[in-house]
RNA sequence: GCGGGUAUCGUAUAGCGGCAUUAUGUAUCCUUCCCAAGGAUAAGACACGGGUUCGAUUCCCGUUACCCGCU
Numbered sequence: 001g002c003g004g005g006u007a008u009c010g011u012a013u014a015g016c017g018g019c020a021u022u023a024u025g026u027a028u029c030c031u032u033c034c035c036a037a038g039g040a041u042a043a044g045a046c047a048c049g050g051g052u053u054c055g056a057u058u059c060c061c062g063u064u065a066c067c068c069g070c071u
Base pairs, nucleotide, nucleotide: 001070002069003068004067005066006065007064010024011023012022018054026042027041028040029039030038047063048062049061050060051059
């Protein structure tokens, strides 16, 4: 330099164009003499910039970061 892939709450993940899922962690509460375990509730995310579309995490283009291969 060329080609391919990945980017989603703190972490790990699902998501066939229409309310962004689950687990774990965090906070509050219940339970308990305390801890642990268990239960309830809540907050928390689509890498960035454009395009297509009534509507984009999803499709297209570019940028950035990382990974793989070729040279």
The RNA shown here (transfer RNA) has 71 nucleotides and comes from Candidatus Wolfebacteria bacterium CG_4_10_14_0_8_um_filter_39_64.
The sequence was found in a public genome assembly.
Its Rfam family is "tRNA". Its family is annotated with triplet codon-amino acid adaptor activity in the Gene Ontology.